[in-house]
RNA sequence: AGAGCAGGACAAAUGACCGCUGCCCUGCUCCCGAGCAGGGGGGAGGAAAGUCCGGGCUCCGGAGGACAAGGCGCUGGGUAACGCCCAGUCCCGGCGACGGGAAGGAAAGUGCAACAGAAAGGAAACCGCCUGGAUCAGCCCCGCCAUCAUCGGCAGGGCUGAUCCUGGUAAGGGUGAAAGGGUGAGGUAAGAGCUCACCAGCCUCGCCGGUGACGGCGGGGGCUUGGCAAACCCCGCCUGGAGCAAGACCAAAUAGGGGAACGCCUGAGGGUGGUCCGCCCAAGUUCCCGGGUAGGUCGCUCGAUCUCGGCGGCAACGCCGUGCUUAGAUGAAUGGUCAUUGCCCUGAAGGCGGGUGACCCCUUCAGGGAACAGAACCCGGCUUAUUUCCUGCUCUGACA
Numbered sequence: 001a002g003a004g005c006a007g008g009a010c011a012a013a014u015g016a017c018c019g020c021u022g023c024c025c026u027g028c029u030c031c032c033g034a035g036c037a038g039g040g041g042g043g044a045g046g047a048a049a050g051u052c053c054g055g056g057c058u059c060c061g062g063a064g065g066a067c068a069a070g071g072c073g074c075u076g077g078g079u080a081a082c083g084c085c086c087a088g089u090c091c092c093g094g095c096g097a098c099g100g101g102a103a104g105g106a107a108a109g110u111g112c113a114a115c116a117g118a119a120a121g122g123a124a125a126c127c128g129c130c131u132g133g134a135u136c137a138g139c140c141c142c143g144c145c146a147u148c149a150u151c152g153g154c155a156g157g158g159c160u161g162a163u164c165c166u167g168g169u170a171a172g173g174g175u176g177a178a179a180g181g182g183u184g185a186g187g188u189a190a191g192a193g194c195u196c197a198c199c200a201g202c203c204u205c206g207c208c209g210g211u212g213a214c215g216g217c218g219g220g221g222g223c224u225u226g227g228c229a230a231a232c233c234c235c236g237c238c239u240g241g242a243g244c245a246a247g248a249c250c251a252a253a254u255a256g257g258g259g260a261a262c263g264c265c266u267g268a269g270g271g272u273g274g275u276c277c278g279c280c281c282a283a284g285u286u287c288c289c290g291g292g293u294a295g296g297u298c299g300c301u302c303g304a305u306c307u308c309g310g311c312g313g314c315a316a317c318g319c320c321g322u323g324c325u326u327a328g329a330u331g332a333a334u335g336g337u338c339a340u341u342g343c344c345c346u347g348a349a350g351g352c353g354g355g356u357g358a359c360c361c362c363u364u365c366a367g368g369g370a371a372c373a374g375a376a377c378c379c380g381g382c383u384u385a386u387u388u389c390c391u392g393c394u395c396u397g398a399c400a
Base pairs, nucleotide, nucleotide: 001396002395003394004393005392006391007390008389009388012341013340014339015338016337017336018335020043021042023040024039025038026037027036028035029034030033045372049383050382052381053380054379055378056377057243058242059241060240069239070238071237072236073235074088075087076086077085078084089103090101091100092099093098104234105233109232110231111228112227126173127172128169129168130167132165133164134163135162136161137160138159139158140157141156143154144153145152181199182198183197184196185195186194200224202221203220204219205218206217207216208215209214247298248297249296250295257289258288259287260286261285262284269281270280271279272278306323308321309320310319311318312317343369344368345367346366347365348364349363350362351361353360354359
C1' cells in the first nucleotide's frame, strides 16, 4: 500500500435577522379568567423509526388444581424482566484477525423425502457377477451305421460363446442431498460383519479434570441401530386480559330522568307598556338533585436515569460516594435565510516534509458537498436506515 476483522466517537460551532410552541415576570384591557403588548428562559434522536420481545404504571378479572392455547429449549452467570446481554462448551465457516448456530428427544409412536433411480428404511436386482436348466452355433474326443476308402448319417460327452428362463449376490457400475459403517485379509459358485484385525461411530462401566455443558484415559458389548421435530408429537420450563384513546377529577348548552312548590277558567305564567288598571295569549311555570356528552384539569415526566471517581467481578453487571438534573406539545411546536469558522471530496500550485518505493503528510487557492430521519406515558433490548472519523488487530507482498 491492497484486501479484510473487531471496537468506539461524532451527527457541526458562533453571531445577526425573520418566525413556531410551552413556561416565568411586568404592564394594559375587559365579559374576571381570558386576550393583547414587552422582556427573560426552554424546545428531538442514535436510531425519536419498525411496534418485534420484556418490564414499570393503570383498570378489569381471579380460592385452589388440571386441561387447552401460545412461547421458550447447550452450560454457568447478569437483570425488575426478557426471545436480551456476558463468559464458556460443542458443531460449522474462514489461511487468519474473527464470525455463525431455536444446540432437549429420531433404538416412544405417527408421518415426510421433489426430481432422478430397479429400490428411500427392518428396502431394493437395472447393468454387472455366479449356480442350475432349455435352444442354437463353433471346436475337440469317443462309439455305432455305411463305403474298398474319403465324404456322409445317428447317438453321447467336454469346453467356449449368444439368447431366454429360474434362483443367488448389495463386492463393482449407474441414479440421488442421502443407497443401510470404512480399509484389508480369510471365506465363497459368486458374494456378504459371514468370520477376523485395525479405524470411526453407538451403548455401557470405571478413573481423572471442570460448579456445569463437556473434555482426557482405559475396559466391556452387540457388529451399525440413516435424515427431518422452524412436521405432528414426547419431555422440561414460562405465561390472566386490556392498554395513557389505560385511568382519575371538574363540568356547560340542548334533550330526557327523579323530586319539591305554585297553578289548570276562582288563571300560575307570558306579551303589550315607564308603572298600574285594562286588553290579548294561556296549561303549564319555577327551583333543586343525579347520570352522561362537548370542553377543561390531572396522569406527564426524577427515572430499574445519567456524569465522574473508588471497590468487587474475566465480563455483562453490582455496591458506595460525588455531581448534574429545563421538551412535555395534543391535530400536535422544535424552522428558515445570511455571514464567518471548522469538516469531507475533486483539481491546481508550493514544501532542503516523511517513506527504499507505491504513496502519505503540511500550506495556499478554486469548485462542490454534508446523510438517515422527527418525541406523543416511561424504561430495558432487538431489528432496520444512515454521514464522517478514530483506535487496535489479521492476511497478502514488490508496485522499487
Background:
Predicted 3D model of a 400-nucleotide RNA (Bacterial RNase P class A) from a Thermodesulfobacteriota bacterium. The organism belongs to Thermodesulfobacteriota, within Bacteria. It is recorded under the gene name rnpB. RNAcentral holds the sequence, with entries from ENA. Rfam family: Bacterial RNase P class A. It is annotated as a ribozyme. Rfam's curators write: Ribonuclease P (RNase P) is a ubiquitous endoribonuclease, found in archaea, bacteria and eukarya as well as chloroplasts and mitochondria.